c-di-GMP-I riboswitch aptamer from a Candidatus Rokuibacteriota bacterium, 77 nucleotides, folded computationally. Lineage of the source: Bacteria > Bacteria candidate phyla > Candidatus Rokuibacteriota. The model forms 95% of the base pairs in the Rfam consensus. The prediction has a mean pLDDT of 89. It was read from a public genome assembly, where an Rfam model found it.

């Protein structure tokens, strides 16, 4: 550096239920609150599943559903 991922140090995210708000809808923001996560950081490219319109398919959502691009804190076995 890479692979790896520890009863290691320091953290670092924030699930679900609720309130407000935005949006037809999935869902998204903020609070609240933590169920978890070693990339639960980010990308909408494949692959799924949710939503609207609907004849075909079209538009979108979901990165905490897999899969893969990039990035990254520590350094035990």
């Nucleotide at each position: 550096u890479u692979c790896c991922g520890a009863c290691a140090a320091g953290g670092g995210c924030g699930a679900a239920c609720c309130c407000g708000c935005g949006g037809c809808g999935a869902c998204g923001c903020g609070g609240c609150g933590g169920c978890g996560c070693a990339a639960a950081g980010u990308c909408a490219c494949g692959g799924g599943u949710c939503a609207g319109c609907g004849g075909a398919g079209c538009u979108g959502a979901c990165g905490g559903c897999c899969g893969g691009g990039c990035u990254g804190c520590c350094g035990a076995a």
It matches the Rfam family "c-di-GMP-I riboswitch aptamer". Rfam describes the family as follows. GEMM was predicted in a large-scale screen for bacterial structured RNA regulatory elements.